[in-house]
Context: one part of a larger RNA
Formats: sequence, C1' cells, structure tokens
RNA sequence: GGACGAACGCUGGCGGCAUGCCUAACACAUGCAAGUCGAACGGAGAGCUGAAGUUUCGAUGGAGGCUCUUAGUGGCGGACGGGUGAGUAACGCGUGGAUAACCUGCCUGAGAGUGGGGGAUAACAGCCCGAAAGGGCUGCUAAUACCGCAUAACGUUGUCUGGGGACAUCCCUGGACAACCAAAGGAGCAAUCCGCUCUUGGAUGGGUCCGCGUCCGAUUAGCUAGUUGGUGAGGUAAUAGCUCACCAAGGCGACGAUCGGUAGCCGGCCUGAGAGGGUGAACGGCCACACUGGGACUGAGACACGGCCCAGACUCCUACGGGAGGCAGCAGUGGGGAAUCUUCCGCAAUGGGCGAAAGCCUGACGGAGCAAUGCCGCGUGGGGGAUGAAGGUCUUCGGAUUGUAAACCCUUGUCUUCGGGGAAGAAGUAAUGACGGUACCCGAGGAGGAAGCCCCGGCUAACUACGUGCCAGCAGCCGCGGUAAUACGUAGGGGGCAAGCGUUGUCC
Repeated sequence: GGACGAACGCUGGCGGCAUGCCUAACACAUGCAAGUCGAACGGAGAGCUGAAGUUUCGAUGGAGGCUCUUAGUGGCGGACGGGUGAGUAACGCGUGGAUAACCUGCCUGAGAGUGGGGGAUAACAGCCCGAAAGGGCUGCUAAUACCGCAUAACGUUGUCUGGGGACAUCCCUGGACAACCAAAGGAGCAAUCCGCUCUUGGAUGGGUCCGCGUCCGAUUAGCUAGUUGGUGAGGUAAUAGCUCACCAAGGCGACGAUCGGUAGCCGGCCUGAGAGGGUGAACGGCCACACUGGGACUGAGACACGGCCCAGACUCCUACGGGAGGCAGCAGUGGGGAAUCUUCCGCAAUGGGCGAAAGCCUGACGGAGCAAUGCCGCGUGGGGGAUGAAGGUCUUCGGAUUGUAAACCCUUGUCUUCGGGGAAGAAGUAAUGACGGUACCCGAGGAGGAAGCCCCGGCUAACUACGUGCCAGCAGCCGCGGUAAUACGUAGGGGGCAAGCGUUGUCC
C1' cells in the first nucleotide's frame, strides 16, 4: 500500500447492486417450510334432479343420475429442493483412468404382449379397554391393493455344441434341448388418449476400483490378529477379509508406518511483476451430518433433516398406569459474544412435486423490510462580488490572516417536497404482476432540508498563541512534558480524506 462476512469511536443526505451468527453442531415458545391424484377404489356428507310404487290428487316415496367436498385403501412424490461444517488427513476431495466386476424410477428409440380366475382387508357398523396417545374383538365391502393358473422369448438358469475377440479371471455372437418367470385397468358416445407387463438400445443419475496430488509434530519408531495371503462357502446391483470356516505366516514402516494435533475438499477469493504466500464467507461442484449412539424396513434410489425401531441425555403432558418432542428449513426467542436482520408480501416470474386437465402444494424462488457492512454513482449549489465589512486569531500595534470566504446581485433545480401521468418484466388469443402507484415522465415551489472525521516534531502533506510545568498527558518507531512545548490540552490557522473518517484485529 492492498484486502475483509469485520468490530469499536465520532459523524451521517440519497440511490443502485451485493452482503449480513466467523462465537454455543447451545437450548428452543409460536406459525409456516411436502404434498398431490375422485380420470385407480369402495364409502360418507352436501346440493340439484328424480323412475317404480302409494294416493283422499295437496302430496308421499325414494331406485337412479349430475355437481361439489374428502377421512380411508391405492399410486407417484416425501432420497429433490433448503440448512450446517460437527466429524473426516480419508480414494473424502482434485485430476486422469478402469468397470471384460455393476445398478438406474420418471424420459426416450425398437420388438412382443395385456387371457382367465381366487381369497382377503381398511374405511364403515356394533361392542369393549384407555385420562390421553391410542388399541382390541366381531361383522360387511372395492380396486391400477394382494395371490394362483394360462400364454412366453432374441429373457434367466442348466447341459451339449460352433465361430470371433481380448487384459489373467473372461467378453461378443450362433445352434439344440430342458426348466423357470408377466400383466390392470381408467376416461370418452366413439375415434382415441392415459396407463400396465416382458425384452433390448439410448439418455440421465449413481456404485465400486486404481495412478498421482493433498497441513503440523520424530520431545510419536516401531505398528498389525480379520491382521496379510490362499481354499471353500455366504453376501451384494457388483469386485473384495465385505463376512465366516479351515490352512499358511504374513502385511506396513526413516520414500516417515503407528500415534498425537489441526482441518470438510475444490472451482475460486486476497495479495504479489512473477514465483510464491494466505484463504475456502457469498456463488458453483463434491463429501459428511440432521438432539447423542446404534439398527434395519420400504423403495429404482435412504440406512432416510421435518419416516420407523432401540438405548441415552434433555424438555413437556399425565387421572402416575403411561404418553409426546427434536429449527445445522424460513422468520423469531433465550443464551454465548466485540458482533451479524423481519415472527413481512407473493406464487405474477423461474424451477420443482402430483394431476389427462382445471388446478393444488412450494419460507425453493421472486420481492419488499432492517444495517454506511462493502462496492459504485450523485448531492449538500453555480456565476459575480473589496470598503478586502463585522467578528475571531496573531501582532514588531504599522498591520497580517480567516478571505471572494460572508453579506449582496444574478442564476440553476440534481437529490428533496407537493401535484398529475405511469410501465417493461406476461410466456400464451384473451385473462393473469407480489414487487407497486415502484421505476420512469411532466408540472410547481424554493438555496431552501443535507459535512464530517483524522492529522499538523522527524518518518509524513500541514504552525502560531495561550494553558500546563517529568504534573496532567501523548506515543506506530525514534521519542515529547522538569516555566517561552510547532510532540500534552484548548483556540485560530493549515494539511488529508470525505458520507464517511479514524482505531483495533487478521492476511499478502
């Protein structure tokens, strides 16, 4: 000198764009943050309509139909999106490869199919238990829920048999035989559309393995029993001591094993001429975590932030028998701290989930609010104006300086204030805008409402007076102050930067 997610002191007019718990991965009141589909299904409720039947012609009656709502079954989604950085020195990350050792819902290309049956069960009703959370028994019922059967291959497995290739285990491509494995319907008058099943490509997303790179300590020198390898078996989507039985005795280490400390990694960011050094906020990629520890279930995908089970700590409810909870989602509260925001508006846009669609949901997101926290821009007026006014300060008492500065004259109208108009962002004929009566435009008024902070001994740009008298104080270093202090305090003047200026901290 530059930089900052800064803080502190003094000061503070406006706008745009960013940024905003770095500390206690401390504890959390309250609300919201993941639902959706009635065109999968049976009910229930509401509204409208209304056949047969009855009828004293007032009516009654309710089969059925249409519309709306939706607790339950079922499907898809809740593995995304959002948060945090605790743990992790590791194939975690970065980079380059491998998978002839693998998986992939929704989407997409192609081929084939969708036949015929069965038994249940929520909801509901009745009864019962419980303070509650909730639960039990009996009975009824539907499905794109569940289960056999049929059909079936270029699918899977086994046996036999050719061809080609490779990287060791192997891979690709034929033939024969045998065994095994599918399915679901819905909407519509219909055409048809949306689905369903099997197979094979693609795309996308992932799993696993390997080379290289990745902080400090040797005042850590030895470490290791599933340990290292083999055989067999199990297990997985898949390789593998991943797991197990048996066998062998190996494996790692001064090219730093092990142990200890610290730490999420990267693109980047800061600095620097560069090499390098530092760093990993915001934005983007990957990883890890979700009160603490452990576990699996479901599923294409989880060992699952707002799912389940167990244990623990904590908080809450309780009729004391037993239950409920998890903000490192968005706001917000307490606490900690030098320190970090609104319990806001909207789904209008972009994106996501579900749906045939209308649409519903979306604290993702789009916006507004607060904070000079940062960057950028603008303003606080412009021109004229000497008797060099008054006042202040200094003075050698002549004057000097503040100083064209002010007054005064002319003028402008950015920002501000008031009045009027008023968007783009909307894709998609129309309708549809949270922001927002915002930006912006026009008109009016009037210099009116808008400057501070630090410094002035040398380094370092800027000097005098008074007060003080090694006191009070200053100070980044050198050093100032003990009676004329340009170094302390105040004033005048001056220098620097400016809605900021200084100080502190950290990095280069």
This is a predicted structure of a 508-nucleotide part of an RNA (small-subunit ribosomal RNA, 5' domain) from Heliobacterium mobile. Model confidence (mean pLDDT): 87 of 100. NCBI's taxonomy places the organism under Bacteria, Bacillota, Clostridia, Eubacteriales, Heliobacterium.